The RNA shown here (c-di-GMP-I riboswitch aptamer) has 88 nucleotides and comes from a Gammaproteobacteria bacterium. Taxonomically the source falls in Gammaproteobacteria (Bacteria, Pseudomonadati, Pseudomonadota). Its Rfam family is "c-di-GMP-I riboswitch aptamer". Rfam links the family to the GO term cyclic-di-GMP binding.
RNA sequence: GCCGUUUCAGGGCAAACUCACCGAAAGGUGGGGACGCAAAGCCUCCGGUCUACGGGACGCAGGUGCCUACGACAGCGGGGUUGCCGGU
Numbered sequence: 001g002c003c004g005u006u007u008c009a010g011g012g013c014a015a016a017c018u019c020a021c022c023g024a025a026a027g028g029u030g031g032g033g034a035c036g037c038a039a040a041g042c043c044u045c046c047g048g049u050c051u052a053c054g055g056g057a058c059g060c061a062g063g064u065g066c067c068u069a070c071g072a073c074a075g076c077g078g079g080g081u082u083g084c085c086g087g088u
Base pairs, nucleotide, nucleotide: 001088002087003086004085012037013036017032018031019030020029021028022027035075041081042080043079045078046077047076048073049072050071054068055067056066057064058063
């Protein structure tokens, strides 16, 4: 450097659901819990997806099968970066 078929050791992370808190929401953090994961460690650079407080559009108005990321997802994919064990 490549590979993870075989998985050995030490182990690691933790979906759904649930409780508390934060958030307008998407979602996040912590506890419980394990569906899975060899980068399910980290980074929004590219694509994608979700949300729409605010702003816009429409409406006399209550309001809305509407638009919008500056919000979010790294457990959607690509890319970047660091790394344990084993094999070669």